Bacterial RNase P class A from a Desulfobulbales bacterium, 365 nucleotides, folded computationally. It matches the Rfam family "Bacterial RNase P class A". By type it is a ribozyme. Rfam links the family to the GO terms ribonuclease P activity, tRNA processing and dimeric ribonuclease P complex. A source record names the gene rnpB. Its mean pLDDT, the model's own confidence on a scale to 100, is 76. The sequence is in RNAcentral, with records from ENA.
RNA sequence: UGGAGCGGGUGCAUGGUCGCUGGUCCGCCGCAGGCGGACAAGAGGAAAGUCCGAACUCCGUAGGGCAGGGUGGUUCGUAACGCGAACUGGGGGCAACCCUAAGGAAAGUGCCACAGAAAACAUACCGCCCCGCCUCGGCGGGGUAAGGGUGAAAAGGCGAGGUAAGAGCUCACCGCUUUCAUGGUGACAUGGAAGGCAUGGUAAACCCCACCCGGAGCAAGACCAAAUAGGGGAACGUUUGAGGGCUGCCCGCCUGAAGUUUCCGGGUAGGUCGCACGAGGCACCGGGCGACCGGUGUCCAAGAGAAAUGAUCAUGCCCCUGAAGUUACGGGGGACAGAAUUCGGCUUAUAGCCCGCUCCAUUUU
Repeated sequence: UGGAGCGGGUGCAUGGUCGCUGGUCCGCCGCAGGCGGACAAGAGGAAAGUCCGAACUCCGUAGGGCAGGGUGGUUCGUAACGCGAACUGGGGGCAACCCUAAGGAAAGUGCCACAGAAAACAUACCGCCCCGCCUCGGCGGGGUAAGGGUGAAAAGGCGAGGUAAGAGCUCACCGCUUUCAUGGUGACAUGGAAGGCAUGGUAAACCCCACCCGGAGCAAGACCAAAUAGGGGAACGUUUGAGGGCUGCCCGCCUGAAGUUUCCGGGUAGGUCGCACGAGGCACCGGGCGACCGGUGUCCAAGAGAAAUGAUCAUGCCCCUGAAGUUACGGGGGACAGAAUUCGGCUUAUAGCCCGCUCCAUUUU
C1' cells in the first nucleotide's frame, strides 16, 4: 500500500412559533365540575416479529403413572430458557477466523428411486485362473472377487508376500472392535496390548434412552358503582280506597285502570387500581480466560386506552449532483421504524459516519 476476518459505537444537532398527551402548582367561575395561566417531562436500537424463557394474576392441583409436547457434545453462567460463555469432536479456509439439531443403527420395525449381477442371513455382467470337449475360437463344468462396469453408497483401505488365479490367506502401516494405562471436573485426547474385521446407509423415518413441561393470559385480575329492566325482604293497600289531582292545611269534590314506598344483593355503563423502584440504569473498585458475579457511590426517566410524542421556520452538520475548480453559489437527499403489564434472550429491518483488534500478500529498511 492492497485485500480479508472479528468486534464495538452513533442513529442528525441547536433555537423560535403553533399544537397534542398525562402530571404539579396558581387564579377565576354558575364548584361531583369547567375555564385560563405557569412550570418541568414526553419512543427505540430495534419500541417490530410475538419465536423462546420468566415475573405477576386467576383457575386447577395429595403422590405417582399413561398420553401429548419440547430439548439433545461437555462444563460453566443465569430467576429461567430452546439463550449466552469457554472448551471437545466433525467440516471449511494459506491464515485471522467461520459453520455444526453433534445421544442411540450392537432392542425392534420400515425405507434405500434410477442404474446395477447384487442395496444386506449376499451376489457374479465383463474379466482372471484351472479342467474337459471340439469344427480352434467358442461351448460346458469349477474356482475367484484383485481389475473393469453400475450407483449417493458395493461387505475395511493401501503396499508387500503368497497363489493356478485370487482372497486378512499371511505381514507392515492406517482405520475399526475389545481392553488397559496416563492426562483432564468433563466432552475427550495420547500411548500400549489383544483381535483378522464382527457393525452398509438412514432416527429434521417410526422408535429407544436421558432430562424438562398443569391451563389461560393485563381484554390477567382486584375494588367502587348510576339510570332502566329483572330478583328477594319489609311497610301500607285492594271498595272498610294505598296512591294521584284541586289546596298553605283540614273537610270536601274528582279520579282510582292495583299497586306504591323503602331496604338488600347480583350484574351492565362509567370510574379507580394493577401501571412505572425494577432479576433497574450509570460510574468506579474487586473476582473470573469469559458469559457473569460482588461491593461502593449516584440517578429516577412516557404511562395514554383507540391511544399524545406532531407541523413549520431559521442556522449548522453529513452525503449526492450542476456549473465551476478545491473556497464560496444553486438543486436534491438524511435510513429502518414507532411504546400499550413488565423484564431476560433470539430473529428480522436499517441510509450514512466513526473507532479498535487480528490475518494474508507486496514493497522499503